[in-house]
RNA sequence: GGAGUUGGUCGGACGACCGCGGCAUCGCCAGACGGUGUCGAGGAAAGUCCGGACUCCUCAGGGUAGGACGCUGGGUAACACCCAGGCGCAGUGAUGCGCGGCACGUGCAACAGAGAGCAGACCGCCAGCGGGCCGAAGUCCCUUCGGCAGCGGGUAAGGGUGAAAGGGUGCGGUAAGAGCGCACCGGCAUCGGCGGCGACGUCGGUGGCCAGGUAAACCCCGUCCGGAGCAAGGCCGAGCAGAUGCGCUUGCAGGUGACCCGCCGAGCAUCGGGUAGGCCGCACGAGGCCACCGGCAACGGUGGUCCCAGACAGAUGGUCGUCGAUUACAGAAUCCGGCUUACAGACCGACUCCCCUC
Numbered sequence: 001g002g003a004g005u006u007g008g009u010c011g012g013a014c015g016a017c018c019g020c021g022g023c024a025u026c027g028c029c030a031g032a033c034g035g036u037g038u039c040g041a042g043g044a045a046a047g048u049c050c051g052g053a054c055u056c057c058u059c060a061g062g063g064u065a066g067g068a069c070g071c072u073g074g075g076u077a078a079c080a081c082c083c084a085g086g087c088g089c090a091g092u093g094a095u096g097c098g099c100g101g102c103a104c105g106u107g108c109a110a111c112a113g114a115g116a117g118c119a120g121a122c123c124g125c126c127a128g129c130g131g132g133c134c135g136a137a138g139u140c141c142c143u144u145c146g147g148c149a150g151c152g153g154g155u156a157a158g159g160g161u162g163a164a165a166g167g168g169u170g171c172g173g174u175a176a177g178a179g180c181g182c183a184c185c186g187g188c189a190u191c192g193g194c195g196g197c198g199a200c201g202u203c204g205g206u207g208g209c210c211a212g213g214u215a216a217a218c219c220c221c222g223u224c225c226g227g228a229g230c231a232a233g234g235c236c237g238a239g240c241a242g243a244u245g246c247g248c249u250u251g252c253a254g255g256u257g258a259c260c261c262g263c264c265g266a267g268c269a270u271c272g273g274g275u276a277g278g279c280c281g282c283a284c285g286a287g288g289c290c291a292c293c294g295g296c297a298a299c300g301g302u303g304g305u306c307c308c309a310g311a312c313a314g315a316u317g318g319u320c321g322u323c324g325a326u327u328a329c330a331g332a333a334u335c336c337g338g339c340u341u342a343c344a345g346a347c348c349g350a351c352u353c354c355c356c357u358c
Stems, first nucleotide, its partner, number of pairs: 001354010012323007020040008042329001046340002049338005054229004061261004066225005071085005086099005100220002105218002107214002122159002124155003128151002132148007167185006186210001188207008233280004242271005254264003287306008
């Protein structure tokens, strides 16, 4: 200098004026209104995909069904998240991606190909058979040899198809061949030693010649899961008209929102009528920032400091000036932790490979 990998931060800045919403305070008896002060969208507020907090259902017990997750260790309130590690694959590398079980059972696999699941024989190779054909020789209406074609067989080395063809190399063996036999290598099963908390690694023994893929196919194993959701739910106010059906000792009205048991249980269901207001939940929280300590890290602990949107389908905007530049994706609605997706551009750190110079 070039090419890349990975982690993080920001995502117009400053000032003036006008405007909007919340809170506090002042003026006004109070309200309305006005003044002053203060705060006022995001890294994703998004998708609503996971996990929780919170609330209600009578605290939710047992079983079946169902769902989610799935290498190991740790973190966390919890997780399908994060950190560290293991193994496999890809890459020269930084690094990225993946992860229980298909030598229990059942199922599935396009095209090509002879054959794709206890597989198969197209070409090839190999012997055998005959009153086939051709050629040669001889002891010449027969015999022998060679070739071609035919028939029914053997074979799986070689060719060919495929994503995949039932281990690889070599020697023996054979008519030709083949784990048919043997040696070594690979892989599998199993036993043991050593290292590691563990996943696993490594070394050695034994075994049978060898075992294909797919579980986001059913299934098996292990762990976890009660249901509904802020339109949860609670309080106040206003208004209205009841009717019918079912049930109330022993309880199959109804609730426990998949089902059964168990438990609770005096109301429940349908139609009709009324209302369409206010307050709480609801903004101090698994909170942000800084320092120190423990830990490889995720994270945890201690101390200090800060207060940081909250409507009711509803505020966060506009103009001008300077710089910069033509400014992306996009806007809270109960709240947090994640994941995923969208994003003009700017900045910072760590690392890898190649080339050049000293």
Model confidence (mean pLDDT): 78 of 100. A computed fold for a 358-nucleotide RNA from Euzebya tangerina, annotated as Bacterial RNase P class A. Rfam family: Bacterial RNase P class A. By type it is a ribozyme. The gene name in the source record is rnpB.